This is a predicted structure of a 74-nucleotide RNA (transfer RNA) from a Vicinamibacterales bacterium. RNAcentral records the identical sequence in 3 taxa. Its Rfam family is "tRNA". Rfam classes the family as a transfer RNA. Rfam's curators write: Transfer RNA (tRNA) molecules are approximately 80 nucleotides in length. Its mean pLDDT, the model's own confidence on a scale to 100, is 81.

[in-house]
RNA sequence: CGGGGCGUAGCCUAACCUGGUAAGGCGCCUGCUUUGGGAGCAGGAGACUCUCGGUUCAAAUCCGGGCGCCCCGA
Numbered sequence: 001c002g003g004g005g006c007g008u009a010g011c012c013u014a015a016c017c018u019g020g021u022a023a024g025g026c027g028c029c030u031g032c033u034u035u036g037g038g039a040g041c042a043g044g045a046g047a048c049u050c051u052c053g054g055u056u057c058a059a060a061u062c063c064g065g066g067c068g069c070c071c072c073g074a
Stems, first nucleotide, its partner, number of pairs: 001073007010026004020057001028044005050066005
């Protein structure tokens, strides 16, 4: 320098292809249970999706630029 992949909650992963106001697990908080802890049960909080634009009635999703990480080639 060229090509490809990825970026979503504290962590991991869905939803993307087929556009319709984001789901699950672990963790966290509260209550019950327990002498206490753990486990179990019930409830709850937490991301508008890396960033800036475009298309659209509507964008995590489609298109373009940028940033970061990884892989391949030179």